[in-house]
Context: one part of a larger RNA
RNA sequence: UUGGGUCUAAAGCGUCCGUAGCCGGCCGGAAAAGUUUUCCGUUAAAUCCAACGAUCCAAUCGUUGGGCCGCGGGGAAUACUCUUCGGCUUGGGGGCGAGGGAGGUCGGCGGUAGUCUCGGGGUAGGGGCGAAAUCCUAUAAUCCCGAGAGGACCACCAGUGGCGAAGGCGGCCGACUAAAGCGCGCCCGACGGUGAGGGACGAAAGCUGGGGGAGCGAACGGGAUUAGAUACCCCGGUAGUCCCAGCUGUAAACGAUGCAGGCUAGGUGUUGGGACGGCCACGAGCUGUCCCAGUGCCGCAGGGAAGCCAUUAAGCCUGCCACCUGGGGAGUACGGUCGCAAGGCUGAAUUCUCUUUGAGCAUUUGCUCGAGAGACAGUUGACUU
Numbered sequence: 001u002u003g004g005g006u007c008u009a010a011a012g013c014g015u016c017c018g019u020a021g022c023c024g025g026c027c028g029g030a031a032a033a034g035u036u037u038u039c040c041g042u043u044a045a046a047u048c049c050a051a052c053g054a055u056c057c058a059a060u061c062g063u064u065g066g067g068c069c070g071c072g073g074g075g076a077a078u079a080c081u082c083u084u085c086g087g088c089u090u091g092g093g094g095g096c097g098a099g100g101g102a103g104g105u106c107g108g109c110g111g112u113a114g115u116c117u118c119g120g121g122g123u124a125g126g127g128g129c130g131a132a133a134u135c136c137u138a139u140a141a142u143c144c145c146g147a148g149a150g151g152a153c154c155a156c157c158a159g160u161g162g163c164g165a166a167g168g169c170g171g172c173c174g175a176c177u178a179a180a181g182c183g184c185g186c187c188c189g190a191c192g193g194u195g196a197g198g199g200a201c202g203a204a205a206g207c208u209g210g211g212g213g214a215g216c217g218a219a220c221g222g223g224a225u226u227a228g229a230u231a232c233c234c235c236g237g238u239a240g241u242c243c244c245a246g247c248u249g250u251a252a253a254c255g256a257u258g259c260a261g262g263c264u265a266g267g268u269g270u271u272g273g274g275a276c277g278g279c280c281a282c283g284a285g286c287u288g289u290c291c292c293a294g295u296g297c298c299g300c301a302g303g304g305a306a307g308c309c310a311u312u313a314a315g316c317c318u319g320c321c322a323c324c325u326g327g328g329g330a331g332u333a334c335g336g337u338c339g340c341a342a343g344g345c346u347g348a349a350u351u352c353u354c355u356u357u358g359a360g361c362a363u364u365u366g367c368u369c370g371a372g373a374g375a376c377a378g379u380u381g382a383c384u385u
Base pairs, nucleotide, nucleotide: 004324005323006322007307008306012321014201015200016199017198021194022193023192025088026087027086028085029084030083033081034080035077036076037075038074039073040072041071042070048066049065050064051063052062053061054060091191092188093187094186095184096183097182103177104176105175106174107173108172109171110154111153115149116148117147118146119145120144121143125136126135162169163168206247207246208245209244210243211242215241216240220236221235222234223233258320259319260318261317262316263315266298267297268296269295270294271293272292273291274290275289276288277287278286279285302309303308335346336345337344338343358369359368360367361366
């Protein structure tokens, strides 16, 4: 390489957009590039295959016939692919309509709790733990009442509920903005799928500059525990956590499951929309059946080493991309490239180490044969034994 794979054994890029490329719905016409067929030319000999022959046999050699790999030219065919012309509506897009949603960005407003400050009340402890101590407190703490400051967060509702490509998104209101589903079947008419490079987004931590700092809290200080305790527990506490602007680009970024399309039993919840009924206090109300889209559980066929998956596939097919090829060394070294740095992306190798499979016999280790690899002998080489 062919092949085989990628939920958990090695392996799906963190996610999306999109360039080249690859692939591409239904009907008809043309052309005939791919494709098929036929004829001609060429494809030196040797080599390959078959038959016959030569050497006592064999290797080997000879003769005859055939084949292989194509290449060029002429003619024919037109199912499929390509090209081109015309048409269609199922894929895709647009329009209109009523709804749903923690989707995003910005601004405003609010709420509980905690901390601090001030005022009032009040007096000796408070706090903390398995038990304690460090710690706070007669400069009046803890506790109760009132006022104020400032930062972060958003109980209940809340739901294997919703939205988003993923990361993620949760007080209320407003402005701007994006996407999806459903219904109508009005318009366009294949405009599509995937996507190497490339681009954008991307939790937390971290970095740069400027703010902010209530609580929590790496590092750090102290008290305990302990043989020790660079920890777990306790008292403090700096970066950070928060905001603005920029960078970083990684996660068990997980459904450990790439995207798109088609097909293949059902049952039962739930969310959004619709159709048709029943009830009605006519309310966006209650309730039943069915359809579409999402999200869960169970389960048949089928799949799987099993766990399990099972119309949200890990089943049966198609297209495109990414990735894997024994463990360690190692996501290391070197080089390149990106970054302020931390580091990211790309990404090896030597030494060393592990492993033979099949058949037969015996059974307590073993023996024999075969395959594979190597060594020697027949003067040399090929070959054969």